[in-house]
Molecule: small-subunit ribosomal RNA
Organism: metagenome
RNA sequence: GGUGUGCUUAUUACAUGCAAGUCGAGCGAAAACCGGUUUCGGCCGGUGAAAGCGGCGGACGGGUGAGUAAUGUAUAAAUAACCUGCCCUCAAGAGGGGGAUAACAGUCCGAAAGGGCUGCUAAUACCGCAUAUAAUUAUUUAGACUCUUGUUUAAAUAAUGAAAGUGGGGGAUCUUCGGACCUCACACUUGAGGAGGGGUUUAUAUCCUAUUAGUUAGUUGGUAGGGUAAAGGCCUACCAAGACAAUUAUGGGUAGCCGGCCUGAGAGGGUGAUCGGCCACACGGGCACUGACACACGGUCCAGACUCCUACGGGAGGCAGCAGUGAGGAAUUUUGCGCAAUGGGGGAAACCCUGACGCAGCAACGCCGCGUGGGUGAUGAAGGCCUUCGGGUCGUAAAACUCUGUCAAGUGGGAAGAAACUAUAUAAGGCCAAUACCCUUAUGUACUGACGGUACCACUGAAGGAAGCACCGGCUAACUCCGUGCCAGCAGCCGCGGUAAUACGGGGGGUGCAAGCGUUAUUCGGAAUUAUUGGGCGUAAAGGGCGCGUAGGCGGCCUUAUCAGUCAGAUGUGAAAGCCCUGGGCUUAACCCAGGAAGUGCAUUUGAUACUGUAAGACUUGAGUAUGGGAGAGGGAAGUGGAAUUCCUGGUGUAGAGGUGAAAUUCGUAGAUAUCAGGAGGAACACCGGUGGCGAAGGCGACUUCCUGGACCAAUACUGACGCUGAGGCGCGAAGGCGUGGGGAGCAAACAGGAUUAGAUACCCUGGUAGUCCACGCAGUAAACGGUGAGAACUAGGUGUAGCGGGUAUUGACCCCUGCUGUGCCGCAGUUAACGCAUUAAGUUCUCCGCCUGGGGAGUACGAUCGCAAGAUUAAAACUCAAAGGAAUUGACGGGGGCCCGCACAAGCGGUGGAGCAUGUGGUCUAAUUCGACGCAACGCGAAGAACCUUACCUGGAUUUGACAUCUCGGGAAUCCCUUGGUAACUUGGGAGUGCCCUUCGGGGAACCUGAAGACAGGUGCUGCAUGGCUGUCGUCAGCUCGUGUCGUGAGAUGUUGGGUUAAGUCCCGCAACGAGCGCAACCCUUAUCUUUAGUUACCAGCAUUUCGGAUGGGGACUCUAGAGAUACUGCCCCGGUUAACGGGGAGGAAGGUGGGGAUGACGUCAAGUCCUCAUGGCCUUUAUAUCCAGGGCUACACACGUGCUACAAUGGUCGGUACAAAGGGUCGCCAACCUGCGAAGGUGAGCUAAUCCCAGAAAGCCGACCCAAGUUCGGAUUGGAGUCUGCAACUCGACUCCAUGAAGCUGGAAUCGCUAGUAAUCGUGGAUCAGCAUGCCACGGUGAAUACGUUCCCGGGCCUUGUACACACCGCCCGUCACACCAUGAGAGUUGAUUGUACCGGAAGUUGUCAGGCCAACCUUUCGAGGAGGCAGGCACCUAUGGUAUGAUUGAUGAUUGGGGUGAAGUCGUAACAAGGUA
Repeated sequence: GGUGUGCUUAUUACAUGCAAGUCGAGCGAAAACCGGUUUCGGCCGGUGAAAGCGGCGGACGGGUGAGUAAUGUAUAAAUAACCUGCCCUCAAGAGGGGGAUAACAGUCCGAAAGGGCUGCUAAUACCGCAUAUAAUUAUUUAGACUCUUGUUUAAAUAAUGAAAGUGGGGGAUCUUCGGACCUCACACUUGAGGAGGGGUUUAUAUCCUAUUAGUUAGUUGGUAGGGUAAAGGCCUACCAAGACAAUUAUGGGUAGCCGGCCUGAGAGGGUGAUCGGCCACACGGGCACUGACACACGGUCCAGACUCCUACGGGAGGCAGCAGUGAGGAAUUUUGCGCAAUGGGGGAAACCCUGACGCAGCAACGCCGCGUGGGUGAUGAAGGCCUUCGGGUCGUAAAACUCUGUCAAGUGGGAAGAAACUAUAUAAGGCCAAUACCCUUAUGUACUGACGGUACCACUGAAGGAAGCACCGGCUAACUCCGUGCCAGCAGCCGCGGUAAUACGGGGGGUGCAAGCGUUAUUCGGAAUUAUUGGGCGUAAAGGGCGCGUAGGCGGCCUUAUCAGUCAGAUGUGAAAGCCCUGGGCUUAACCCAGGAAGUGCAUUUGAUACUGUAAGACUUGAGUAUGGGAGAGGGAAGUGGAAUUCCUGGUGUAGAGGUGAAAUUCGUAGAUAUCAGGAGGAACACCGGUGGCGAAGGCGACUUCCUGGACCAAUACUGACGCUGAGGCGCGAAGGCGUGGGGAGCAAACAGGAUUAGAUACCCUGGUAGUCCACGCAGUAAACGGUGAGAACUAGGUGUAGCGGGUAUUGACCCCUGCUGUGCCGCAGUUAACGCAUUAAGUUCUCCGCCUGGGGAGUACGAUCGCAAGAUUAAAACUCAAAGGAAUUGACGGGGGCCCGCACAAGCGGUGGAGCAUGUGGUCUAAUUCGACGCAACGCGAAGAACCUUACCUGGAUUUGACAUCUCGGGAAUCCCUUGGUAACUUGGGAGUGCCCUUCGGGGAACCUGAAGACAGGUGCUGCAUGGCUGUCGUCAGCUCGUGUCGUGAGAUGUUGGGUUAAGUCCCGCAACGAGCGCAACCCUUAUCUUUAGUUACCAGCAUUUCGGAUGGGGACUCUAGAGAUACUGCCCCGGUUAACGGGGAGGAAGGUGGGGAUGACGUCAAGUCCUCAUGGCCUUUAUAUCCAGGGCUACACACGUGCUACAAUGGUCGGUACAAAGGGUCGCCAACCUGCGAAGGUGAGCUAAUCCCAGAAAGCCGACCCAAGUUCGGAUUGGAGUCUGCAACUCGACUCCAUGAAGCUGGAAUCGCUAGUAAUCGUGGAUCAGCAUGCCACGGUGAAUACGUUCCCGGGCCUUGUACACACCGCCCGUCACACCAUGAGAGUUGAUUGUACCGGAAGUUGUCAGGCCAACCUUUCGAGGAGGCAGGCACCUAUGGUAUGAUUGAUGAUUGGGGUGAAGUCGUAACAAGGUA
């Protein structure tokens, strides 16, 4: 820009304007104006507003969807039951009269609206008369047709019944000069036909609800009458008692219907805006009038509500027409222009009217089209963002150069839509007496544009004026940075956000669409998620508890008939528009135009006859009957029996019995329990007994008798489809319950008591009442289960069992083969989501019934039915959640099971827990008591060593490119000495003093010190839940996986399970598995034995020497050292075992079955530990959270815990004597010997860089002596004094020595720890750290046991299996009450509305009927007075709206209070369920 659309809500109320008028060629009158004339009063002519009479139109057009579930609509029919103005065609006519009335004038009333009275007048207004058939009615006759009453044609007779003029022209005739008359046009009357329109009727279709099942008295039908245009209970009287309804009547709710539109592959589902058809409505209700048509949107009347005017007496009004206003609402436009076009009304026409309509305006509300530029352009500019700092990206994007000119802007030009009507001219034809008039046709001329100077065209200049919105976690195309820190917020679903957010907010970038883009609402789709197409019901929601049977549905075989269903053809219809196809017009498209196809439908008609139906006939296989058999806890009634429990009586007998996990309540000395005998009473029927039998199901179990139902088998005969299913209905129906009356032994809800327990209204125990039993009733439910409706047919088998039969064989029975019926198990095909089912189907098909449609709310509320009640049946909604559920899988778990292992228990030994002390932790305290570690797996841990340092903490004092690293510049070698202030760090001043390398001798370089500026340093600051690395733990447990194959829809399984065996997933055997990897084992170290090599610092058998010490010579034997080897492998024998693996025993051997010990730690788990070892992302800090220094603190102390040491003593303590190790360490060191000291130690000082010297005396042990059972000759804490050593320094705060002191403690509660052999226990020794400081840690040797029946139990672990509602995986999950908050809902004394039924009262307007008293022009009669016909007003009657009274029904809102329900982050109480969930 084009084109379309625009109150979905209040059918709510409306200011203002307009939307229906027109005709003077129907009529009278006529203001004003013009002309003429005038006697000046006026008259004549022309034009002619407004009003009136009259005609036509206001029933169309336009609006809206309240009502309406059929008085509607759609489709197809009927009208033989009807109407139709204007229009068209045909036929005939239009003669002659009469009386009024409005306008007008006068007058009166009223505020107004309006009205009354008197008087005048016209007509195409009104009224008689005449004429009149073809019209209507009646009668008669004849014919044709037919779908029943009938329709129709022709003829005759009788009755009824019409009309109007106006205009144009005119030759003759007449004339009052107007005209008559003729003619034309229009109008009028009657009749027939047509077209179009309408009325009425029928069939079919047309929403939800049964928590609406019975409705109906004009109701259904008939007869007669009335009424209507027309059939009809449409209305009235009488008669009959019908009519409708489970194929849903009646009631309730909702709704205008359709062509179409949206969606969908279709079938369908939704919808009914614009456009078109029908209907209904016009302020809410009623009524009629007029008229061709109305019960009338812009008409009348009545009553009602509302608004307005009023002089209070009374009046006026109806936008769901177009604009517009208020209100309502999430929400919907201008109080525009024009009749130019199209259409409509009136008119002869001009023309008038037309908010229909054509246009314009507003709205991105929809659809379509176009633009916002195109090309070239890499220093990949600047800038932004990101960055691994290299770069990447926005991005050829921009700039720059060049090109084009759509839209917008300006200037100029500029259509088509308009040719009809009409007028006029000419020509032709028609009409006519006519050349006039008029009509028709052709040609020419004239007139007309709201839109609008619009579309369109040309020119001008100019890239100039023209891009947004949503999104970027997945679904779903598109990713990064910053901010925030479960906050703010997002969110369609899942979900995101708790300091590294692609999900929040912003930036950059990207994706999608684009003058739009998102959101919201709604509909269809996807959804096979209501399944006709096209679903299901064992376990997911879903088979009725079971049978009998009504309606209905379905139904064996043969023949014939029919043609209703079915199939085929034809005809009519299925409006137009729309959809689809073809073509055309706007520059294209949307849009519009033309033609075609389609419209799966309905109706009529003609055929076909297989199947279904219907009718008739036949058949036997479905079904049934008869005969003969046997089986059975089938049912009902009556009777009988034994065992057992309990009670009673008696005997024997004595102190307990009973009961439990253990007890108690209870019974018992008034004699229980036990035992014997007898008796009473009630209930149930052991063994047989069996996935055995019977029954429809519930269910049925001693025996006998009677009555009775059903099934099965065999063989024949008969009936002849008699069948199957089964909504409603009827009956049966466990246990428990209810009613009445009995009965009551045992058992046993409730209840009581005893236990248990935190509690125990339970589980256990002792009692015990209803009930359980019988009879008669009610009730009508169950996990009434095979969780599997009934019936029929078909589809491999195998093997049991019950009943009956047949065959072979036999003397007979058994056995064997086989048929039917029932009942089980296994299993193929098939099926199933899987599990499973599988001739007894959950397979393949058919028929009928019942039922399901996410979880909760809820099988609840309300209503209804049934019931004595309890309750049963039927059966929702609000609200709430994103799941609930099934089957299977892998794990994990179990107060599940099986097998196995471990100092796991048991058997032992020794401890801890009690004391004192040491040490760590918590807590407390403090300026600080730095930090971390918290079940095992933190707590003698980081820390293999805090007086300062360490040190991270506190106080105080200092420094700011810094204590430390790199870079730049300047100065100076470094360094050393003295000195001021200060607690020190630090600081002041002075002095000495030049080295190394290269050199061209000028200098330069390295290292170090110092000054300056900035990049930066620094951080034991935070985050171990951002991380690496390292470590702990399960656990040195035997497991954890993969490839290929196979199985399974899949998750997954198999392998890895099974039978054995092992320390071991170690090995063997088997096996749809075959192999492989990480683990196990082995390889490594050490120790045990031997050989060999080598002998110094080690060793010394023999030889020699000797100071008697391997000291020396010597030796290489031994010990030992440290290299290389050997050895052990179930190798050998016996037995067992599968001819296995392997196990048991034995021999040999130093060692025997992985010889002992160590190192070695699979996949993984614990967000385990560590940012304070180290490394590191992010954050924080930068005159401080960094650095330096002094002092203090980490060492505190009502307390609690862990780990240790020393003890409590005589297996000991003290004293004396005396013997034997291993492994280590040592020059800033170990320190011999000697001297001093009681001693710690000191002094002096040899040796040793170590198989050489030293630490270094080992101790327990052995020998001897004393102690004599005690708080001691035990024990050593604590305290006082005196010392030693280290160290700058022992006050806070070291260790040791001596003297003195001499605490608690006499073997440790509950509980708990370690250890299986050179082990535990006990004894000492060394080392690291370290100036000094060990009861800790690490290592070493000496002495040296006890016990293990065994795997029931505790703990941990492995494998298999099982259950599971767990998967953050039992420290799991989860239920209910109570308390609090919120939400919806039920009940509720009631209150208040809406709709509606019934009965009655009252009754406007109005129609109809009736009355005939009043009044009245036309017509008739008349005696002229009047009467009749007719009309007007009036009275009465019926009907009836609004209204009123009474009483019901349905439904809404509300209501103190009350009931349950739902939801809510960590509330309370318990622990009901899930495992054997701890009582299945």